Predicted 3D model of a 255-nucleotide part of an RNA (large-subunit ribosomal RNA, domain VI) from uncultured Chlorophyceae. The prediction has a mean pLDDT of 84. The source organism's lineage runs through Eukaryota, Viridiplantae, Chlorophyta, core chlorophytes and Chlorophyceae. The full RNA is in RNAcentral, with records from ENA. Its Rfam family is "Bacterial large subunit ribosomal RNA".
[in-house]
Context: one part of a larger RNA
């Protein structure tokens, strides 16, 4: 801008993209076959490898300030601060990953290719092929998963709004924000609310907090105490911000 009123929501699929693998064992079977050595086809069952996706319950891995420890300093305790962009140890939640976990390459068919066939002429035979007619492959067309109506051949349902200079349906700015993100898109919500933050309770982490008791000369140990802190999880709660509002946007449809 187009799709010929303007939207809003769901969809048919022309059409492109992907994926498509591999080995290994038991069974059939020491059967077929072969003098023996060997040694199967079709069939059914296991496992494993590399690739791919998704995902965080399990093992891990980060995790830059979430817990402890400890060096040194501010007189001491306490709380704090620097230490080469965390002083260093020792653990870590969500979130991100993968080495971890699911899952996948199935499959009834169609048309073939090499190749094997049946009928059969020309050419009284023969001959798969000239007429006719079968099988046949990890390949090809289908079936799996994705995009997809600018597929200008622009599809289809449903459902909404419609009589004039401002607005309808409705959509966009704003505004709080995310599992969505480079910006942009998307998506959730804006008081008729749980979107964010805060609180509360929990979950999780770390590991028993300070002060007060009491042992002990003292270093320091018990005890009150599964304590005291806690950054992203959960569930509840309007307490604090989503106030306030603005713009766009058809006329029953003509090119």
């Nucleotide at each position: 801008c187009g799709u010929u009123a303007g939207a809003g929501u769901a969809u048919u699929g022309a059409g492109a993209a992907g994926a498509g693998c591999c080995u290994u064992c038991c069974u059939u079977u020491g059967u077929a076959c072969g003098a023996g050595a060997g040694g199967a086809c079709c069939g059914g069952g296991g496992a494993g490898g590399a690739c791919a996706a998704a995902c965080c319950u399990c093992u891990g891995g980060u995790g830059u300030a979430c817990c402890a420890g400890u060096u040194c300093u501010u007189u001491a305790a306490a709380a704090g601060g620097g230490a080469a962009a965390c002083g260093c140890u020792g653990g870590g939640u969500a979130g991100c990953c993968a080495u971890g976990u699911u899952u996948g390459g199935u499959u009834c068919g169609g048309a073939u290719a090499a190749c094997c066939g049946c009928u059969g002429a020309a050419a009284g035979c023969a001959u798969c092929u000239a007429a006719g007619u079968g099988g046949g492959a990890a390949g090809c067309c289908a079936a799996c998963u994705u995009c997809a109506a600018g597929a200008u051949g622009a599809g289809u349902a449903c459902u909404c709004u419609c009589u004039u200079u401002a607005u309808a349906a409705g959509a966009c700015c704003a505004c709080a924000g995310c599992a969505a993100g480079a910006c942009u898109a998307g998506c959730u919500g804006u008081u008729u609310g749980a979107u964010a933050g805060g609180u509360a309770u929990c979950a999780a982490g770390u590991g028993u907090a300070a002060g007060c008791c009491g042992g002990g000369u003292a270093a320091u140990c018990g005890g009150u105490g599964u304590a005291g802190c806690u950054g992203a999880g959960a569930u509840a709660u309007a307490c604090u911000a989503a106030u306030a509002g603005g713009u766009c946007g058809a006329a029953c449809g003509a090119g």